[in-house]
């Protein structure tokens, strides 16, 4: 140099100028003197790697708390990571690739059910279409009496053909042709030993091969999940009616019975009917808080093969409520054409916070950068 593998990264920089939004502060208006404001200055913060799809996973809120149980739901190789996951690590088993790698939902089919369209002779206690054979037994012929040659009763499953799939594979020796018939070996199944937390791996002995595939079919085992969701939910103010709520006493001392998320216990609360006091006010609309300090960014140092973890240090980084987050203009960079080699023209992508994290996935102009494989060539 060519092909490639595998992972990280950046998502144009500076400046002038005009605007938008929140937080700060210092003015000036208003004001019921708590504060308000489309006012005018200074100061600071102001989208993403995917904010996106809303797929999994979790935090927080409310449903009164727990444990169990049907249902329904998902996961499904090991062993770790973790709030938690189906994410992610390592590694193990299969399959592809020369190789750096890559792909895997990969538990059970000797517990039942049940499915394989076309094709083919036979597809589930499987079959004989072409073929292959004539040792054995009858039957005709023919004979140089050794047999030869059709025929029927039959063997066989070796090869051909059908399919996604046809009841282990390769090779030897067997035979009339064949066949695990018998041996080797490789597969399979059974049992023992050693390694290895484990998935699983060597290795030996015994078995002539039973027990075919499908469980992202039903089902069966193991484990996991209570539901709704920021329009959660909590305060404030405003505020007919109907009605609602608190405490007291009584029905009531226990028990019983009934509401409180499907059922079932168990634990709380919590109510029946009345009488007495005292407070609330559905809808609509208004505000505030949840609401951004976090399983938090950065760096540095331990420690683990890695996901990952512990420790110091440092930083504060959108918070709107119909939604801010831009626009104009110069210089510079990047790419593409184009050039009289000064320089001109174009063009720069996906998208776009709404409670908050952790993945996963899909959308993406241009370029960077670091191991690694494999091929030429040259030293």
């Nucleotide at each position: 140099c060519g092909a490639g593998u595998g992972g990280g990264c950046c998502a144009g920089a500076c400046g002038a100028c005009c605007g938008c939004u929140c937080c700060g502060u210092g003015g000036g208006c208003c004001c019921u003197c708590g504060g308000g404001c489309g006012u005018c200055g200074c100061g600071g913060g102001g989208a993403g790697g995917a904010a996106a799809g809303u797929c999994c996973g979790g935090g927080c809120u409310c449903c009164g708390c727990g444990a169990g149980u049907c249902a329904g739901g998902g996961u499904g190789g090991u062993u770790g990571c973790u709030a938690a996951c189906g994410a992610c690590a390592a590694c193990c088993g299969g399959c592809c690739g020369c190789g750096a790698g890559g792909c895997u939902a990969g538990g059970g089919a000797a517990a039942g059910u049940g499915c394989a369209a076309c094709a083919g002779a036979g597809a589930g206690c499987a079959g004989a279409c072409c073929g292959c054979c004539a040792a054995c037994c009858c039957c005709c012929g023919c004979u140089c009496c050794g047999g030869c040659g059709g025929g029927g009763c039959g063997g066989c499953a070796a090869g051909g053909g059908u399919g996604a799939a046809a009841g282990g594979g390769u090779g030897c020796g067997g035979u009339a042709a064949g066949a695990g018939c018998g041996c080797a070996c490789c597969g399979c199944g059974u049992u023992c030993u050693c390694g290895g937390u484990g998935a699983c791996g060597a290795g030996g002995a015994c078995g002539g091969c039973a027990c075919g595939g499908c469980a992202a079919a039903c089902c069966c085992c193991a484990c996991c999940c209570g539901g709704a969701g920021a329009a959660a939910g909590a305060c404030c103010a405003u505020g007919u009616a109907g009605g609602g709520g608190g405490a007291g006493c009584g029905c009531a001392c226990c028990g019983g019975c009934g509401a409180c998320g499907a059922c079932u216990c168990g634990c709380g609360u919590c109510g029946a009917u009345g009488c007495u006091c005292c407070c609330c006010g559905g809808g609509u609309a208004g505000g505030u808080c949840g609401u951004u300090c976090g399983a938090g960014g950065c760096c540095g140092a331990g420690u683990g093969c890695g996901a990952g973890c512990u420790c110091g240090g440092u930083c504060c980084c959108a918070g709107a409520g119909a939604a801010a987050u831009g626009g104009u203009c110069g210089u510079c960079g990047c790419c593409u054409c184009u050039u009289u080699c000064g320089g001109g023209a174009g063009g720069a992508a996906c998208a776009g916070a709404a409670c908050c994290c952790g993945g996963c996935u899909u959308a993406u102009c241009g370029g960077c950068c670091c191991a690694c494989u494999c091929g030429u060539a040259c030293c």

About this RNA
This is a predicted structure of a 379-nucleotide RNA (Bacterial RNase P class A) from a Planctomycetota bacterium. The coordinates come from a structure-prediction model, not an experiment, and the mean pLDDT is 75. Its Rfam family is "Bacterial RNase P class A". Rfam classes the family as a ribozyme.